[in-house]
């Protein structure tokens, strides 16, 4: 410099354009004589602007950052 993939709770990892879910963690309860286990529940995310759209994590575009490849 061209081309190509990717950015989602703290950490992983799902979402045919139509209520952002699950595990783990983390807190609160039970359970236990006390930890742990084990059970209910609860908080918590979509890189940044803009465009289409009745409705965007999802399709464009652009900007950021990672990774791959090419010369």
């Nucleotide at each position: 410099u061209c081309c190509g993939a990717g950015a989602u709770c703290g950490u992983c990892u799902a979402a045919u354009g139509g209520u952002a879910g699950g595990a783990c963690a983390g807190c609160u309860g039970g359970u236990u004589c006390u930890g742990g286990u084990c059970c209910a529940g609860c908080u918590a995310a979509u890189u940044g602007g803009g465009g289409u759209u009745c409705g965007a994590a999802u399709c464009c575009c652009u900007a950021u950052c990672u990774c791959g490849g090419a010369a």
Transfer RNA from Candidatus Moranbacteria bacterium CG08_land_8_20_14_0_20_34_16, 71 nucleotides, folded computationally. The coordinates come from a structure-prediction model, not an experiment, and the mean pLDDT is 80. The RNAcentral record of the sequence draws on ENA. Its Rfam family is "tRNA". Rfam describes the family as follows. Transfer RNA (tRNA) molecules are approximately 80 nucleotides in length. Their secondary structure includes four short double-helical elements and three loops (D, anti-codon, and T loops). Further hydrogen bonds mediate the characteristic L-shaped molecular structure. tRNAs have two regions of fundamental functional importance: the anti-codon, which is responsible for specific mRNA codon recognition, and the 3' end, to which the tRNAs corresponding amino acid is attached (by aminoacyl-tRNA synthetases). tRNAs cope with the degeneracy of the genetic code in two manners: having more than one tRNA (with a specific anti-codon) for a particular amino acid; and 'wobble' base-pairing, i.e. permitting non-standard base-pairing at the 3rd anti-codon position.